[in-house]
RNA sequence: UGCCGAAUCGCGUCGUCAUCCGGCGCGAACGGGGGAACCAAGUGGAGUGGAAGCUCCGUGGGCGAAUCGGGAAAUCCGUAGCGCACUCUUUCGGCGCGAGCCCGUCAGCUAACUCCGUAGGCCCGAGAAAGAGA
Numbered sequence: 001u002g003c004c005g006a007a008u009c010g011c012g013u014c015g016u017c018a019u020c021c022g023g024c025g026c027g028a029a030c031g032g033g034g035g036a037a038c039c040a041a042g043u044g045g046a047g048u049g050g051a052a053g054c055u056c057c058g059u060g061g062g063c064g065a066a067u068c069g070g071g072a073a074a075u076c077c078g079u080a081g082c083g084c085a086c087u088c089u090u091u092c093g094g095c096g097c098g099a100g101c102c103c104g105u106c107a108g109c110u111a112a113c114u115c116c117g118u119a120g121g122c123c124c125g126a127g128a129a130a131g132a133g134a
Stems, first nucleotide, its partner, number of pairs: 002122003008028008029118006039108001042059007060103004068078003081097004086133007
């Protein structure tokens, strides 16, 4: 020395005479989706079998921490996971969240290729000790 976050940077142009700032366009960077070969191919139920297995039926996908289980239900209980303000590690110790939305029957991975995004917020909140960093 602001910080979290992908959510920034540069150029051109317009709004100005000009700076800042904003709109639009292009590019870069960053984040995410789709998408070959190779590889992989789960899970629930039923049937069969000594077993390994086989057969049948069912189970869509994406962003996000936000799933899963219990419960007749609830503004319910728990839970994977996430957050608590510069970051990381270890130890101790608490608090909170655990939503919502989209695609439209299609989606594993994935080179080429292609599509989309560039927001919001800085608290209601827990910190302490040691160490390493910015």

The prediction has a mean pLDDT of 77. Predicted 3D model of a 134-nucleotide RNA (c-di-AMP riboswitch aptamer (ydaO/yuaA leader)) from a soil metagenome. It matches the Rfam family "c-di-AMP riboswitch aptamer (ydaO/yuaA leader)". About the family: This family represents a conserved RNA structure found upstream of the ydaO and yuaA genes in Bacillus subtilis and related genes in other bacteria. Gene Ontology terms of the family: regulation of gene expression and cyclic-di-AMP binding. The sequence is in RNAcentral, with records from MGnify.